[in-house]
Molecule: FMN riboswitch aptamer (RFN element)
Organism: uncultured Eubacterium sp.
RNA sequence: UUUCAGGGCGAGGUGAAAUUCCUCACCGGUGGUGAUUGCAAAGCAUAAGUCCACGAGCCGCAAGGCUGAAUUGGUGAAAAUCCAAUACCGACGGUAUAGUCCGGAUGAAAGAAA
Numbered sequence: 001u002u003u004c005a006g007g008g009c010g011a012g013g014u015g016a017a018a019u020u021c022c023u024c025a026c027c028g029g030u031g032g033u034g035a036u037u038g039c040a041a042a043g044c045a046u047a048a049g050u051c052c053a054c055g056a057g058c059c060g061c062a063a064g065g066c067u068g069a070a071u072u073g074g075u076g077a078a079a080a081u082c083c084a085a086u087a088c089c090g091a092c093g094g095u096a097u098a099g100u101c102c103g104g105a106u107g108a109a110a111g112a113a114a
């Protein structure tokens, strides 16, 4: 410098009206760590929404600030990451109350690749 860089409402119910409520369903950005898995191995690749950090978002003229969620059991020398079970979380504006629809956004960006 160039390119890339977010997924998800299907079924039923109530209602004048709901992909917004109720029952079930579905989704998981980036870097790190990591007892997983692959390769004959050095090593490399790979594995976390809820462990650490970052971005996005919100507040502020700025410096800067704010900002979600996990337990139990198992194995083991060791588990916050493995296995199992059961939980929980998800910016702002719009609209019948929205993680999943529409909008700011043909935007910005953690970062990745060449």
Base pairs, nucleotide, nucleotide: 001114002113003112004111010024011023012022013021025100026099027090028089029054030053031052032051037045038044039043049088050087057066058065059064070086071085072084073083074082092103093102094101